[in-house]
RNA sequence: GAGCUUGUAGCUCAGCUGGAAGAGCGCUGGCCUUCUAAGCCAGAGGUCGAGGGUUCAAAUCCCUCCAAGCUCG
Numbered sequence: 001g002a003g004c005u006u007g008u009a010g011c012u013c014a015g016c017u018g019g020a021a022g023a024g025c026g027c028u029g030g031c032c033u034u035c036u037a038a039g040c041c042a043g044a045g046g047u048c049g050a051g052g053g054u055u056c057a058a059a060u061c062c063c064u065c066c067a068a069g070c071u072c073g
Stems, first nucleotide, its partner, number of pairs: 001072007010025004019056001027043005049065005
């Protein structure tokens, strides 16, 4: 330098046939328990890596850039 993959909640990841965001763990509160853990219930937490474009509508499609990984030279 070229190609490919990945980037979504504090962490690990779904969602990528366009209709607007979820799970597990963690965190907070409650129930239970003599207390803790475990279990049960509820809740908070996201400008979906950045910018632009297409569209009535974009995490999803297109372009550029950024970061990480792999391969080739």